[in-house]
RNA sequence: GCGCCCAUAGCUUAACUGGAUCGAGCACUUGGUUGCGGACCAAGAGAUUGUGAGUUCGAGUCUCACUGGGCGCG
Numbered sequence: 001g002c003g004c005c006c007a008u009a010g011c012u013u014a015a016c017u018g019g020a021u022c023g024a025g026c027a028c029u030u031g032g033u034u035g036c037g038g039a040c041c042a043a044g045a046g047a048u049u050g051u052g053a054g055u056u057c058g059a060g061u062c063u064c065a066c067u068g069g070g071c072g073c074g
Base pairs, nucleotide, nucleotide: 001073002072003071004070005069006068007067010026011025012024013023019057028044029043030042031041032040050066051065052064053063054062
């Protein structure tokens, strides 16, 4: 330099053929329980879906560029 793959909450991830509000587990916060903690129970907060643009009535999903990471070739 060229090709392919990946990027969604702090972490791991779901999301069908593009469709209505982006869900779940762990972690976190509050309360209960407990001698204190852990476990358990109840409730809660947390997402510009890497960035920018395009297509579309509608984009996590399709297209383009860029950024970061991984693999392969030279």
Annotation: Transfer RNA from a Patescibacteria group bacterium, 74 nucleotides, folded computationally. Rfam family: tRNA. It is annotated as a transfer RNA. Lineage of the source: Bacteria > Bacteria candidate phyla.